[in-house]
Context: one part of a larger RNA
């Protein structure tokens, strides 16, 4: 000095408490362990590994993971030699699953000579050698880059001065006060720096400016005087997107140390950081990533490298973890009928019509898109029907028929349609998330992507609570402060 105490003080977080819904109990998806396997690649291991790296494993992908086939200057990159009309390419034969292999045909440029045929030359491809490529081989305890994390926690630090032999302390402590080491006021300190905060995006109010593809209030027309339409007209309103105001404890009253702040108010769309995002000090885990990518040792060269088929990654007594969908009536079906926001679209979205019960199919209008299109938003709402029951609840699981993308759906997709209807009646011990447009529920989009295991991830809007204004306790955290046989 700093670490740590079943020491103190103070304070602070959905940390408890108070409320609301879950997770554990089913059955499914999913990732993990384990066990099986020829193989079931590999890595991530306590918060901070387990729907994680995978934002798409049939084949590719895939990572010699298995099994069999082959290739050897290689799939790839640079140099050097010789070869280069028997050349690359091309087309065809034959062995193969295919990769490779073997064989045959055809047949290219520059430049020079030359009428030409045809010679000489050159340099790539391509061939032979040679030098070297290759490695998702090994070491994240040799590294760079890039992550988690504590933790958006208030702290972490330095000049120059004072103090102490010194290590080191002061500043940074102490009295308020903040979300904050914020900021006042005290002070042997006086200043700065990296954090905080601001500055930068979304959003909430208003103006100005612009008006098509977007709007339609009042006018023309069309229609029936309606609805609604409109290559008329208008910039009002909505919206679009650029530019600007706005909000500053600025105002007022109390409280306070004449402060700093704090409550209480008034105006206001918004009040004390308005909400939300971006942004993560010094540093801690020898934390994580050699398999994105870089790289330094090491290995390894007819293979630990390269291609192929075909299998595995998808196995199944079981354990875990993290979802979905139930267990019903605030539900469940039938019909009718409303109301978004964000994205997406050319190998793409794909209307209107036709076919089919459907999944889907046949066409093909219009769109590089405020114009067309995916598109139907769902929950809501109105009317029926159920009538408490393993059920018109739940849809697992199984069987027969189809669709569709793809070379291929046996292994091992996804959907659709009949039949089948399992387990499950609110879940033990334990255990999570959440403080307001949040919880909780309801749909919609997008990446990856041929498809698709997508119940995941990331976005997006509709409907919308209930409870706390406490800090004694559990967790984890800041300050100060005390003790140590530890460092």
């Nucleotide at each position: 000095u700093g670490a740590c105490g079943g020491g103190g003080a103070c304070u602070c977080a959905c940390a408890c408490a108070a409320g609301c819904g879950g997770u554990g109990g089913a059955a499914c998806a999913u990732g993990u362990g384990g066990c099986u396997c020829a193989a079931u690649u590999c890595g991530a291991a306590g918060c901070a590994a387990c729907g994680c790296g995978a934002a798409g494993a049939a084949c590719c992908u895939u990572a010699u993971c298995c099994a069999g086939g082959g290739c050897u200057u290689g799939a790839c990159a640079u140099g050097c030699a010789c070869g280069g009309a028997u050349u690359a390419g091309u087309c065809c034969g034959c062995c193969g699953a295919a990769a490779g292999g073997c064989g045959g045909a055809u047949g290219a440029c520059g430049c020079u000579c030359g009428c030409a045929a045809g010679a000489g030359u050159g340099g790539a491809a391509c061939g032979u050698g040679c030098a070297c490529a290759g490695g998702u081989g090994c070491u994240g305890c040799a590294u760079g880059g890039c992550u988690g994390u504590c933790g958006u926690c208030a702290g972490c630090u330095c000049g120059u001065g004072c103090u102490g032999u010194g290590a080191a302390g002061u500043g940074u402590c102490g009295g308020g006060u903040u979300a904050a080491g914020u900021c006042c006021c005290u002070u042997a300190a006086c200043g700065a720096g990296c954090g905080a905060a601001a500055c930068c995006c979304c959003u909430g109010c208003c103006g100005c400016u612009a008006g098509u593809u977007g709007c339609u209030a009042a006018g023309g027309c069309c229609g029936a005087u309606a609805a609604g339409g409109u290559a008329c007209a208008g910039g009002a309103c909505u919206c679009u997107a650029g530019c600007g105001g706005g909000a500053c404890u600025g105002c007022c009253g109390g409280u306070g140390u004449c402060a700093a702040a704090c409550c209480g108010g008034a105006g206001g769309a918004a009040g004390g950081u308005g909400g939300g995002g971006a942004c993560g000090a010094c540093g801690u885990c020898a934390a994580g990533u050699c398999c994105u990518c870089a790289u330094g040792g090491c290995c390894u060269u007819g293979a630990u490298g390269c291609c192929c088929u075909g299998g595995g990654c998808u196995g199944c007594a079981c354990a875990c973890g993290u979802g979905u969908u139930a267990c019903a009536a605030u539900g469940g079906c039938g019909g009718c009928u409303a109301c978004a926001a964000a994205g997406c679209g050319a190998a793409g979205c794909g209307a209107u019509g036709c076919c089919g019960c459907a999944a889907g199919g046949c066409g093909g209008a219009g769109c590089a898109a405020a114009u067309c299109g995916c598109a139907a938003a769902a929950a809501a709402g109105c009317c029926g029907c159920c009538c408490c029951a393993g059920u018109u609840c739940a849809g697992a699981u199984u069987g027969g028929g189809g669709u569709c993308u793809g070379c291929a759906a046996c292994c091992c997709g996804a959907c659709c349609c009949c039949a089948u209807g399992a387990a499950g009646c609110c879940g033990g011990a334990a255990u999570c998330g959440c403080u307001a447009g949040u919880a909780a529920u309801c749909g919609c989009g997008c990446a990856u992507c041929a498809g698709c295991a997508c119940c995941g991830g990331c976005g997006c809007g509709g409907u919308g609570a209930a409870u706390g204004u406490g800090u004694u306790c559990c967790u984890g955290a800041g300050u100060c402060u005390u003790g140590u046989a530890c460092a």